[in-house]
Context: one part of a larger RNA
Parts: sequence; C1' cells; structure tokens
RNA sequence: GGAUGAAUGCUGGCGGCGUGGAUAAGGCAUGCAAGUCGAGUGGGUUUAGACCCACGGCAGACGAGGUAGUAACGCGUAGGAAUCUACCCUAGAGUCGGGCAUAUUCCAUCGAAAGAUGGCGCAAUUCCCGAUGGUCACUAAGGUGUAAAGGAGCAAUCCGCUCUAGGAGGAGCCUGCGUAAUAUCAGCUAGUUGGUGAGGUAAUGGCUCACCAAGGCUAUGACGUUUAGGGGAGCUGAGAGGCUGACCCCCACCGAUGGAACUGAGAUACGGUCCUUACUCCUACGGGAGGCCGCAGUCGAGAAUCUUCCGCAAUGGACGAAAGUCUGACGGAGCGACGCCGCGUGGUGGAUGAAGUCCUUCGGGGCGUAAACAUCUUUUAUGAGGGAUGAAGUUUUGACAGUACCUCAUGAAUAAGGGGCUCCUAACUCUGUGCCAGCAGGAGCGGUAAUACAGAGGCCCCAAGCAUUAUCC
Repeated sequence: GGAUGAAUGCUGGCGGCGUGGAUAAGGCAUGCAAGUCGAGUGGGUUUAGACCCACGGCAGACGAGGUAGUAACGCGUAGGAAUCUACCCUAGAGUCGGGCAUAUUCCAUCGAAAGAUGGCGCAAUUCCCGAUGGUCACUAAGGUGUAAAGGAGCAAUCCGCUCUAGGAGGAGCCUGCGUAAUAUCAGCUAGUUGGUGAGGUAAUGGCUCACCAAGGCUAUGACGUUUAGGGGAGCUGAGAGGCUGACCCCCACCGAUGGAACUGAGAUACGGUCCUUACUCCUACGGGAGGCCGCAGUCGAGAAUCUUCCGCAAUGGACGAAAGUCUGACGGAGCGACGCCGCGUGGUGGAUGAAGUCCUUCGGGGCGUAAACAUCUUUUAUGAGGGAUGAAGUUUUGACAGUACCUCAUGAAUAAGGGGCUCCUAACUCUGUGCCAGCAGGAGCGGUAAUACAGAGGCCCCAAGCAUUAUCC
C1' cells in the first nucleotide's frame, strides 16, 4: 500500500448493485415451508354449485438448509469394466379369460387422550390365478419359465398398461496421479494378504462364510495423534509464491444422539417408520406427543449479523388430459454506511477587507470573498399531473408499484464530519500544567517559556464518511 461476511468510537443527506448468525451442529413458543389427481375407485354431506373421508396412482430420494464428522477414491484430474435406471425420446409386439379380499361407512366394545379391537358388507388403473407370447431369461440345446388395466369422449381419437431393443440424462463400482501438521507417534496387521469354492449384490470384490497358504504395509513415513469438508475460485504479489475456502457454482457428508430396516426405479429417507439415549410438553398417573443444521421469529452465549413482510405476475419444480392446485424454491419489498459505485450539501459577483475571534515586534497580520449584500440555477427536497418495460400470447393475467421515468410549481431552500499537525509523515502558534496530569505505532515527550500533555486559533489529509482494533499478502 491492498484486502475483509468484520467489530468499536465519533459523525451521518440520497440512490443503484451487492451483502448480512463467522460464536452454542445450544434450546425453541407461534405461523407457514409437499402436495396433487373425481378423466382410477367406493362412500358421505348438500336445493345446487361443490366439498369431505378412505382405497389407489404419481410426487414426498428434487428443491431449501448446515459443515458436525471425514486426511478418505472424500475431493480434483485422467482413465476403466463387472452394472442398474421411474419419468422422457425412438422402434417393434401385445393388451385374452376368471377369481379372492379389504379401507372409509355401518354395528358393537375399550381408552382421559393418542388411538385400538371384533363383526356385517361393497369397489377399482388394489391383489391373485390361468391362457398366449418373443428381437426375453435359463438351458444337459430336447426344452423349461415368464406379461398386461383400464379411463375420457356420440365418434374420430386421446391418455394409459405389459414385454423387448436402443437412446438421453442420472446413479453405483474400480484404478493411476495430486491432496495439512507431527518421529517428543517406529513398527502396524488374523478377514489381516492371497488362492479355491460357495453365499450375497443391479454389479466387481474378504463384501460375507468354509477350507488352504503365510502373507500384506512401513524412514519415498506405515500405525498413531492433532487439525480440517474438497474443488472452481477469492485476497495479495512484477512474478514465483504465500494466505483463505464468506456470497455464487460443482462434489461429498449431516438432519436432537446412536442404531436398524421397510416402501420404492432411486433412501438406509431433514418436515416417513421402529428401537435407544438425553431433553421438553400433555395426562384422569394407566399412558401418550415432539425434533427450525427450511422461511420469519425467540431465549441463550457472544465484539457481532436483519422482517413473526408481499406475491405466485415472471423463472423453475410436483401432480393433473386440461382448467388449475401447491410451492418461505423463486421474484420482490423492509432493516443495517457492512461493502463498492454514483450524486448532492449550491453557482457568479462582492472590501486596501465589516463585526467577532486568534496572534502581534502594538506598526500590523490571520480566519477572508469567507460572511453580509446583489443576482442566477433547481441536481436534491417537497407538492401536483402523467406513467412504463418486465406478458412469453390475438383476448385475460404485474407482487414489485402509482415504483422507475417524464412534465410543472415552490424556494438556497432539506443535507459535514472525522482524524492529524516533534521525526518517520503532509500540516504551528498562544494559553494552562510543571516527571504532575497525561501522550504513545517506533524513536520518544512532560521536572516553569512543552510546535509531543490539555484547551483555543490557524493549518494538513480524507470525506458521508473518518479513525482505531483484529487478521492475511
């Protein structure tokens, strides 16, 4: 000198764009954040429109948040073979015949509640059986096994369903290389290293198991310990490098703690289930309920970090044939000089120079064209009128917003501070104090004329900021 997710002190006019819980992955009141489909089905309520419950389908594995753990194929990069893939696209083939249940409802019972139990009875794109089948699977090549669901519409047709092959995108797995500190950690390892066989998986593999062999790693740092999410990138620097990993993007991991599976194309699932531990709440004491590291908000701890706002108008997502519904994603507004950028706080004229104040060698000199005064302008401010783009789409559709912007009116009107002045280092005098009170980044200053303390006048540097502290280069 530059930089910061900064904080503190003094000060503070406006706008745009960004940015804002870094500490306690501490605890959380309240509201909202994931639903949707009646063109799959049954039932209930209603005059009707329509609404509700349950079964069923798809979606809740995305999006949003956090960085606790992890020194690892976690990440980055370059490759690989033994794989899966809902929705989407392309192509081919098929969609036949039967059947058994069950939820909601109703009846009965238990319970404070949460909820639970028994019985009658009914449906489906729910479930089951059979048939057929091939570019399907297996095969001792003879054969064996294996599928489906309908709905809307007057119809045309459309949306589906099943099987197969391919694609796109996605995901799982393996490997080379790179990836913090420490030797005051020197030896580590029994599923350990390899083989055979089997099991398991979508798939390779000690992934698991049985048997066999005795291997495997290590001063090129194993093992241990400490610290830490990684990268694109950011800051600095002429570069080499050093430091960092906020916002944004990609990847990984996590969802009060620890563990487990179910469903599913996909989870070992933040707003699903079960168990456990701690905590909080309800209770009729028998038993139950909960999980903000979603958006706001609250307490706590802290030097320190915002509104319990508006809207689905746009972009995107889920569902739906569609209309549409949902969406604290997102789009916006609010708060904070937290940062960067821009604008303003007036312009011109105006004295051998007012008053006041400071200094003085008492002659005068400084503040100083500064003010007053005259004149001009209206950025900004206030008021009034008009008024968007963003809408893709001919019609309807704008939260932002009567906002941005434009025009007119009023009137210099509404707007300047902070730090410093011994040297480093730009800028000096007076008064007070008297090694006191105090200053200070370093050198140092102060003990009676202190340009270094305190006040005043003047000056210097920045400026809606200016200083200080902390950290990095």